Predicted 3D model of a 75-nucleotide RNA (transfer RNA) from Betaproteobacteria bacterium UBA1934. It matches the Rfam family "tRNA". Rfam links the family to the GO term triplet codon-amino acid adaptor activity. From the family's description: Transfer RNA (tRNA) molecules are approximately 80 nucleotides in length. The source organism's lineage runs through Bacteria, Pseudomonadati, Pseudomonadota and Betaproteobacteria. The coordinates come from a structure-prediction model, not an experiment, and the mean pLDDT is 81.
RNA sequence: CUCCCCGUAGUUCAAUGGAUAGAACGGGCGCCUCCUAAGCGCCAGAUGUGGGUUCGAUUCCCGCCGGGGAGACCA
Numbered sequence: 001c002u003c004c005c006c007g008u009a010g011u012u013c014a015a016u017g018g019a020u021a022g023a024a025c026g027g028g029c030g031c032c033u034c035c036u037a038a039g040c041g042c043c044a045g046a047u048g049u050g051g052g053u054u055c056g057a058u059u060c061c062c063g064c065c066g067g068g069g070a071g072a073c074c075a
Base pairs, nucleotide, nucleotide: 001071002070003069004068005067006066007065010025011024012023013022018055027043028042029041030040031039048064049063050062051061052060
């Protein structure tokens, strides 16, 4: 430098055009308990960024940023 894949909550994963983005673990509060743990209930928390297409974008297209992989070059 070229090509491919990926980027969603603190972490690991869903949703792949349809209106309100879901779960587990973790966090906070409460119930329970003599206390703690466990268990149960509730709460908070996310689409990397800028454009485009569309009635509608996490999803499709382009640029940029970041991560991973492969290849080329290295006279």